Notes: c-di-GMP-I riboswitch aptamer from a Desulfocapsaceae bacterium, 75 nucleotides, folded computationally. It was read from a public genome assembly, where an Rfam model found it.
[in-house]
């Protein structure tokens, strides 16, 4: 550097739901929580989806692709 994710270990993230807060909204943020996750890390680039005061502007990376980076183990 490449491939793989059966077992183990260490660390990590955190769906639904609840509380607070923020936004017209989709949603965001913080705390609790744990269904799951080997990229459930990052980027709205393509498709799909969602919102709105609608053609313009937004949301969403835990929908599918794509790009970039990365832990552990095995080969």
């Nucleotide at each position: 550097g490449g491939a793989u994710g059966u077992a183990a270990a260490a660390a990590c993230c955190a769906a639904a739901c609840c509380u607070g807060u923020u936004g017209u909204g989709a949603g965001g943020c913080a705390g609790g929580g744990a269904c799951g996750g080997a990229a459930a890390a990052c980027u709205a680039c393509g498709g799909a989806u969602c919102u709105u005061c609608a053609c313009g502007a937004g949301a969403a990376a835990g929908c599918c692709g794509a790009g970039u980076u990365g832990c552990c183990a095995u080969c």